[in-house]
Overview:
Predicted 3D model of a 249-nucleotide part of an RNA (large-subunit ribosomal RNA, domain VI) from a metagenome. The RNAcentral record of the full RNA draws on SILVA.
Context: one part of a larger RNA
RNA sequence: CGUGGAAACUUGAAGAGGCCCUUCCUUAGUACGAGAGGACCGGGAAGGACGAAGCUCUAGUGAACCUGCUGUUCUACCAAGGGCAUUGCAGGGUAGCUACCUUCGGUUAAGAUAAGCGCUGAAAGCAUCUAAGCGCGAAGCUGUCUCUGAGAUUAGGUUUCAUAGACUGGUUAGAGAAUAUAACCUUGAUAGGCCGUACGUGUAAGUCCAGUAAUGGAUUGAGCGGAGCGGUACUAAUAUGUCAUCAGA
Numbered sequence: 001c002g003u004g005g006a007a008a009c010u011u012g013a014a015g016a017g018g019c020c021c022u023u024c025c026u027u028a029g030u031a032c033g034a035g036a037g038g039a040c041c042g043g044g045a046a047g048g049a050c051g052a053a054g055c056u057c058u059a060g061u062g063a064a065c066c067u068g069c070u071g072u073u074c075u076a077c078c079a080a081g082g083g084c085a086u087u088g089c090a091g092g093g094u095a096g097c098u099a100c101c102u103u104c105g106g107u108u109a110a111g112a113u114a115a116g117c118g119c120u121g122a123a124a125g126c127a128u129c130u131a132a133g134c135g136c137g138a139a140g141c142u143g144u145c146u147c148u149g150a151g152a153u154u155a156g157g158u159u160u161c162a163u164a165g166a167c168u169g170g171u172u173a174g175a176g177a178a179u180a181u182a183a184c185c186u187u188g189a190u191a192g193g194c195c196g197u198a199c200g201u202g203u204a205a206g207u208c209c210a211g212u213a214a215u216g217g218a219u220u221g222a223g224c225g226g227a228g229c230g231g232u233a234c235u236a237a238u239a240u241g242u243c244a245u246c247a248g249a
Base pairs, nucleotide, nucleotide: 001151005161006160007159008158009157010156014148015147016146017145020048021047022046023045024044025043026042032037050105051104052103053102054101058099059098060097061096065092066091067090068089069088070085071084072083073082074081075080110142111141116136117135118134119133165243166242167241169185170184171183172182173181190236191235192234193232194231195230196229197228199225200224201223206219207218208217209216210215
């Protein structure tokens, strides 16, 4: 830009992917074979690699969370803290992300076939799977399964609307390089703040008690806390603006 405007839901031309492998048990030490050995067919159970999704478990990360420790400097000093030292070092760790973790997947008809095996059968009184005709036959092909998909210019269909709708702007994240997508914009929980809570760390400071003191105990599972969850209009989503809204009757 096209498919007349708009929104929602779709059909499926076509394309892509997948359809993998191993071991064990059983049938059965059976068929077969002198023996050695050792099945087809069928049934069952594990596993590998690969793929998809997810974070409940396990584990990793988690430089704005908590705690401990060292040196130095600053807050006048004590105590308590801030800065710097690879994130100063060390021990843990929420959300998110991740795999080593969890769940799931590769199934089954059917059709046409390859090599091959056949039936009927002439040319060629026989024979012959082939010349006419008919059948079986593979992890392969079509299809079944998953995904994309109407620029499929043959531009499809259905429903609703037509003062319909879309965009810009703003608060954002279940999204993200930009864009796009999705949620919300006061008729509001979209983000921040605040309140509560989960969870993390592990018993704050101050005061009191014991001890000469280091230190220990009580107040106290305390104090503090990023992303989680539930609330709450306190703050910011204000006020506007732009485009479009066919033709016919």